[in-house]
RNA sequence: ACCACGAAACGGCAAACCGUCGGUAACGGCGGGACGCAAAGCUUCCGGUCCGUACGGCCCAGCCAAGAAUGCUGGUGCUUGCGGAUAGCGGGGUUACCGAA
Numbered sequence: 001a002c003c004a005c006g007a008a009a010c011g012g013c014a015a016a017c018c019g020u021c022g023g024u025a026a027c028g029g030c031g032g033g034a035c036g037c038a039a040a041g042c043u044u045c046c047g048g049u050c051c052g053u054a055c056g057g058c059c060c061a062g063c064c065a066a067g068a069a070u071g072c073u074g075g076u077g078c079u080u081g082c083g084g085a086u087a088g089c090g091g092g093g094u095u096a097c098c099g100a101a
Base pairs, nucleotide, nucleotide: 005099006098012037013036017032018031019030020029021028022027035088041094042093043092045091046090047089048086049085050084051083052082053081054080056079057078058077059075060074061073062072063071
């Protein structure tokens, strides 16, 4: 010096919640505030989760009807596609302070 690791030290970040602004929303910015964090710095490449939306498929409800089928209307209810969010949900990539065992 580098890799791994994480005792100590100097420091750092900032959950929930509150206020305010932006957004259809998820969520984000700023201020307060600390649950925690050795990358809780950065990055959507992979998976998960969340939001929005569109036709198709499925499903549910209503209407017409003796009943069903068909038809019409509605519901992001599930799925698929597209767009967005989450880096403090994991994984990957990348940068970085200190230096005991």
Background
c-di-GMP-I riboswitch aptamer from an Alphaproteobacteria bacterium, 101 nucleotides, folded computationally. The source organism's lineage runs through Bacteria, Pseudomonadati, Pseudomonadota and Alphaproteobacteria.